A computed fold for a 145-nucleotide part of an RNA from an Alphaproteobacteria bacterium, annotated as small-subunit ribosomal RNA, 3' minor domain. The sequence was found in a public genome assembly. The coordinates come from a structure-prediction model, not an experiment, and the mean pLDDT is 84.

[in-house]
Context: one part of a larger RNA
This record gives sequence, structure tokens and C1' cells, in this order.
RNA sequence: CACCGCCCGUCACACCAUGGGAGUUGACCGCGCCCGAAGUCGUGACCCCAACCGCAAGGAGGGGAGCGCCGACGGCGAGGUUGGCGACUGGGGUGAAGUCGUAACAAGGUAGCCGUAGGGGAACCUGUGGCUGGAUCACCUCCUU
Repeated sequence: CACCGCCCGUCACACCAUGGGAGUUGACCGCGCCCGAAGUCGUGACCCCAACCGCAAGGAGGGGAGCGCCGACGGCGAGGUUGGCGACUGGGGUGAAGUCGUAACAAGGUAGCCGUAGGGGAACCUGUGGCUGGAUCACCUCCUU
């Protein structure tokens, strides 16, 4: 490249990330309960014992089985946090020449916009209240020259 301009939304196609999603599959975090190894500690009427005492019986002392507390792994249950996958589904982004219309920009051909409600393939339309960030014409007030 200046109205043969600009530009909006639905729809179609491709790709990207993302929300929802019956579920499914991991990680981590504590919580409750079950089981309870090793080991320390406690207990230990039963069992055992060289040093000490005793001539001896025995005593002192020591050790052990057993029992108890704690207790790793494991198991059960209900939660929390976080990730992967997930039929289907919602919009979003991006992409020279796709479809439908033409909403906005000049009074954009119904001025536009905001709130709200209803309606509609889509941009949108209609009602209602508001704003001028509306063009045009006329008048009034004020300001400047």
C1' cells in the first nucleotide's frame, strides 16, 4: 500500500500447552492397630559355676533358661500431600491465501459504550437504567482573541 481501508465472532483443518473427568498406577508424610528379630535394661522362687569365706554343708558373688519394657523389618486400616496415565469433555494460544455473515472504526449506514435481564448459527439483537469517550442543526451561559 490510506474505505477497493480496517476489523469481529461462530464453524472447519493442523499443532501446542492447559482445566474437568469414571477411574487407574506410583512416590512421600505422619496416625491407629497387629506381629515382634537382634540387643540393652529390668526381673529371675528354677538351673549352672573355677578363683573369695568355709574342713564340709553352705555362704557371698557370678552366669543361664524363663518372663517383662523398649524395639528393626513385615502386615492391616483410615487419611494427607504430590506425580504419571485416562474414554470423554471445556475453553485458551498459534498457524500466507478455508466457511458464514458484517458487530465495531466516518452519524460504520439502528451513535457508541457500561450495568442488568431475556433471546439468537455467529459476530450480536431487544428491553431497562446510566455515561459522552456522539456527529449534525439551533439557542443559552462562560472564556479567549
Rfam family: Bacterial small subunit ribosomal RNA.